[in-house]
RNA sequence: GCAGCCGUGGUGUAGCCUGGCUAACACGUCCCCCUGUCACGGGGAAGAUCACGGGUUCAAAUCCCGUCGGCUGCGCCC
Numbered sequence: 001g002c003a004g005c006c007g008u009g010g011u012g013u014a015g016c017c018u019g020g021c022u023a024a025c026a027c028g029u030c031c032c033c034c035u036g037u038c039a040c041g042g043g044g045a046a047g048a049u050c051a052c053g054g055g056u057u058c059a060a061a062u063c064c065c066g067u068c069g070g071c072u073g074c075g076c077c078c
Base pairs, nucleotide, nucleotide: 001074002073003072004071005070006069007068010027011026012025013024020058029045030044031043032042033041051067052066053065054064055063
C1' cells in the first nucleotide's frame, strides 16, 4: 500500500443479509422480598441517540460513500 472482518448499556454478545415493534439476552450495578446475617432464590429499576461524518428514504443500528480505531491475510522496503 491492497483486501477481508469487526466497532451496539459497565462487561460479553444477538439483532444488520430481508429498513418500520418500547434496540433483546446473560453477567454486573441499585432497590424490595426471603434469611438471625451473607450467599442462593424470587420480584422490580436504571443504564446503549448502535465508532464518527455525510447521503438515500416518509422512515436507517440495518442500504450507499468517506473518516477513525482494532484484528487477520497478502504485497513492498530493509